The prediction has a mean pLDDT of 81. This is a predicted structure of a 73-nucleotide RNA (transfer RNA) from an uncultured Bacilli bacterium. It matches the Rfam family "tRNA". The family's RNA type in Rfam is transfer RNA. Rfam describes the family as follows. Transfer RNA (tRNA) molecules are approximately 80 nucleotides in length. The sequence was found in a public genome assembly.

This record gives sequence, structure tokens and C1' cells, in this order.
RNA sequence: GGACCUGUGGUGUAGCGGUUAACAUGCCUCUCUGUCACAGAGGAGAUCGCGGGUUCGAUUCCCGUCAGGUCCG
Repeated sequence: GGACCUGUGGUGUAGCGGUUAACAUGCCUCUCUGUCACAGAGGAGAUCGCGGGUUCGAUUCCCGUCAGGUCCG
């Protein structure tokens, strides 16, 4: 330098054009318990790496760009 893959709550992942972006774990509150833990109930937390484009509508498709990774030279 070229090709490809990945980027989504604190962490690990799902979602492949249309609902309020879902699940696990962590965090907070309440119940339970003599207390903690466990268990149960509820809550906060991501405008989807960034910038454009296509579309009535984009996390999803296209282009550019940034970061990480694999392969080729």
C1' cells in the first nucleotide's frame, strides 16, 4: 500500500429498512431476613465509532473517515 472483518448502556452480546433499540451481568431503590448473601418486584443507564448520501422512514443499505483485528504484498 491492497482486500476483508469488527465497532450498539459500565461489561459481554442480540437486532440485517418501520413498535418504546432487546437479553445477560453489573449499579440504585423496595420487599424478604436478626444482618449479609440468595430470591422477588421496580428503576436509572446506549439517539447504535464519527461525517455525509439513498429512502416516506436507516442501528440496518451506499460513500468517506477514525480505531482495533486477520490475510496478502